[in-house]
Context: one part of a larger RNA
RNA sequence: CUGGGCGUAAAGGGUGCGAAGGCGGUCUUGCCAGUCAUAGGUGAAGGGCUACGGCUCAACCGUAAUAAGCCGUUGAAAUGAUGGACCUGAGUGCACGAGAGGAAAGUGGAAUGCCCCCUUCAACUUUCAAACGCGAAGAUAUUGGGAGGAACACCAGUUGCGAAGGCGGCUCUCUGGACUGUAACUGACGCUGAGGCACGAAAGCGUGGGGAGCGAACAGGAUUAGAUACCCUGGUAGUCCACGCCGUAAACGAUGAGUACUAGGUGUCGGGGGUUACCCCCCUCGGUGCCGCAGCUAACGCAUUAAGUACUCCGCCUGGGAAGUACGCUCGCAAGAGUGAAACUC
Numbered sequence: 001c002u003g004g005g006c007g008u009a010a011a012g013g014g015u016g017c018g019a020a021g022g023c024g025g026u027c028u029u030g031c032c033a034g035u036c037a038u039a040g041g042u043g044a045a046g047g048g049c050u051a052c053g054g055c056u057c058a059a060c061c062g063u064a065a066u067a068a069g070c071c072g073u074u075g076a077a078a079u080g081a082u083g084g085a086c087c088u089g090a091g092u093g094c095a096c097g098a099g100a101g102g103a104a105a106g107u108g109g110a111a112u113g114c115c116c117c118c119u120u121c122a123a124c125u126u127u128c129a130a131a132c133g134c135g136a137a138g139a140u141a142u143u144g145g146g147a148g149g150a151a152c153a154c155c156a157g158u159u160g161c162g163a164a165g166g167c168g169g170c171u172c173u174c175u176g177g178a179c180u181g182u183a184a185c186u187g188a189c190g191c192u193g194a195g196g197c198a199c200g201a202a203a204g205c206g207u208g209g210g211g212a213g214c215g216a217a218c219a220g221g222a223u224u225a226g227a228u229a230c231c232c233u234g235g236u237a238g239u240c241c242a243c244g245c246c247g248u249a250a251a252c253g254a255u256g257a258g259u260a261c262u263a264g265g266u267g268u269c270g271g272g273g274g275u276u277a278c279c280c281c282c283c284u285c286g287g288u289g290c291c292g293c294a295g296c297u298a299a300c301g302c303a304u305u306a307a308g309u310a311c312u313c314c315g316c317c318u319g320g321g322a323a324g325u326a327c328g329c330u331c332g333c334a335a336g337a338g339u340g341a342a343a344c345u346c
Base pairs, nucleotide, nucleotide: 004317005316006315007300008299012314014199015198016197017196021192022191023190025086026085027084028083031080033079035076036075037074040071041070042069048066050064051063052062053061054060089189090186091185092184093182094181095180101175102174103173105171106170107169108152114146115145116144119141124133160167161166204245205244206243207242208241209240213239214238218234219233220232221231256313257312258311259310260309261308264291265290266289267288268287269286270285271284272283273282274281295302296301319346320345321344328339329338330337331336
């Protein structure tokens, strides 16, 4: 190289966009580059391989056959490259509705804690039980008022939207995408995508704000043989905002993207068509669930949202540990990230 694989055994890149590369719809003109088949030539002898044979066997020897390559004749279809055409792939236009899609601004109510005031009196808080804590300087409870921060009960749903991360009070502004219907336009403009670029939860970092609740660290109280924990009382970073970094996750469906094909049944979301006075019902497109046949699978299970049947392109795996470590390089303010071994050992 060939070959085998990647849901759970090792293995799908966190996700997208995309230059190169690889692959690519239907019909047709003409070319013949590579492919395949083929007349012929060459491919010295010896050696090799295969078949048969000769020395009793073997070594040894003989006979026949034979490879790639090169030259070259003819032919075929698909690919390719050229020209022309097409509408089914892809995209645009027009029309409609759906949506927690994104960004910014404004705004609402409930609740927690805090402050002030009214009432009232001795407790409150917490736990398995307690203690620490808070409270006669009037707490807890209760009435009214105020400032402030964060999150949005019900609606709410295997619901919806987004490439993923993710997105949930309400209003307005700006803005992306998808679906359905139509069939006016372009006419293969497509798929994938090493590098690259962009996005990327939480935590963390820098500067400046903010700080109600929660709460690493820390302190105290318990528990315990001990208790650097689990439980309790407090509580700083942080959690929030702006700008800039970090670039990782069980970033999971542990399942890369695209296309086509392959029984059904039953929910649900968004459209369209038919029927109908409406509902119901039937058909259909796109999403999201469950069950299930064939098939697949080591089994579990998957099963038109495939882990089935095929093709194209990318990523990745090759015994366990050492180790996602060391070294080097790149990136980063740092934390660290990316790339990524070996000795040795079982």
This is a predicted structure of a 346-nucleotide part of an RNA (small-subunit ribosomal RNA, central domain) from Sporacetigenium mesophilum. The coordinates come from a structure-prediction model, not an experiment, and the mean pLDDT is 84.